[in-house]
The prediction has a mean pLDDT of 75. Bacterial RNase P class A from an uncultured Armatimonadetes bacterium, 338 nucleotides, folded computationally.

RNA sequence: GGAGUGGUUUGGGUGGUCGCAGGUGAAAGCCUGAGGAAAGUCCGGGCUGCGCAGGGCAGGAUGCUGGCUAACGGCCAGGCGGGGUGACCCGACGGAAAGUGCAACAGAAAGAUACCGCCAUCAUUAUUGAUGGUAAGGGUGAAAUGGUGCGGUAAGAGCGCACCGGAGUGGCGGAGACGUCACUGCCCGGCAAACCCCAUCCGCAGCAAGGUUCGAACAGGAGAAGAUGACGUUGCCCGCCGAUUCUCCGGGUAGAGCCGCAUGAGCUAUCAGGCAACUGCUAGCCAAGAGAGAUGACCAUACAAAGACAGAACCCGGCUUAUAGAGCCACUCCAAUC
Numbered sequence: 001g002g003a004g005u006g007g008u009u010u011g012g013g014u015g016g017u018c019g020c021a022g023g024u025g026a027a028a029g030c031c032u033g034a035g036g037a038a039a040g041u042c043c044g045g046g047c048u049g050c051g052c053a054g055g056g057c058a059g060g061a062u063g064c065u066g067g068c069u070a071a072c073g074g075c076c077a078g079g080c081g082g083g084g085u086g087a088c089c090c091g092a093c094g095g096a097a098a099g100u101g102c103a104a105c106a107g108a109a110a111g112a113u114a115c116c117g118c119c120a121u122c123a124u125u126a127u128u129g130a131u132g133g134u135a136a137g138g139g140u141g142a143a144a145u146g147g148u149g150c151g152g153u154a155a156g157a158g159c160g161c162a163c164c165g166g167a168g169u170g171g172c173g174g175a176g177a178c179g180u181c182a183c184u185g186c187c188c189g190g191c192a193a194a195c196c197c198c199a200u201c202c203g204c205a206g207c208a209a210g211g212u213u214c215g216a217a218c219a220g221g222a223g224a225a226g227a228u229g230a231c232g233u234u235g236c237c238c239g240c241c242g243a244u245u246c247u248c249c250g251g252g253u254a255g256a257g258c259c260g261c262a263u264g265a266g267c268u269a270u271c272a273g274g275c276a277a278c279u280g281c282u283a284g285c286c287a288a289g290a291g292a293g294a295u296g297a298c299c300a301u302a303c304a305a306a307g308a309c310a311g312a313a314c315c316c317g318g319c320u321u322a323u324a325g326a327g328c329c330a331c332u333c334c335a336a337u338c
Stems, first nucleotide, its partner, number of pairs: 001334010013301006020033005035309001039320002042318005047206004059202005064078005079093001080091004094197002099195002101191002115138002117134007146164006165186001167184007210259005220249006229241001231239002266285004271280003
């Protein structure tokens, strides 16, 4: 100097004018007012209501080990496998001798098989046929019965041996995943992001949750009054029914107000424990809260640029995705020079 890897910060500054939302105030005014992702709503929890003896079925999720956490499918540390020269990155990474299944095309054969070839025996018209053995060679395929070599054999074959690979048992190291060494020894290949089996976890719904206050209209119940009305055979009295009027009552619908609603697994700093995630002590701080939804517009100014992605709706912890520009830290590889 070039090419990269991992992590981290910022996301517009200053001044003026006008405006919006919340709080406060008699008023003037004053104070506060979006994000790193507020997003997707993909996980986990708080909170709320309902359900529930314990437990089970069904269904769903997760799946190397240890730890962190309120919890997680998250995070930290480690193991193993894969990729990269490297910094570093990626991995649903339990079980295929419980069972059921699947494997296009090609190929003889995709689970128990012999097409060509090789070998043996028999037959034979003398170059073929039959039977058997053989997975070493050829051919097909994504995948063909551990790989290479030597021995061995009729030909072959873990049949035997050496190395590699893999499995089992034991020793040692480690908390464990696992590593390593020795011995045995090569036994019925692949797929579980196919059903399934095993282990662990999960009751259901969600702030339009839910609580609370007021509360019509219509209809209902109780009581009182009650006509020139109806019935009791006609009239009167009386009894009963009764349009209508008034009073009271419960339920709580339409509608309206308030709470839930921001002091919380909270933020910042020192110290302590821990490799870390994280945790603890102490001190300080309070930082949006609407109900159709507020944070904007204009002007001036410096920089290359009036600027990226994008707007809270119950809250919190994560994951994922989007993001112009600017900056910082650590590390790797290559080239040149000293």
Rfam family: Bacterial RNase P class A. The family's RNA type in Rfam is ribozyme. Gene Ontology terms of the family: ribonuclease P activity, dimeric ribonuclease P complex and tRNA processing. The model forms 91% of the base pairs in the Rfam consensus.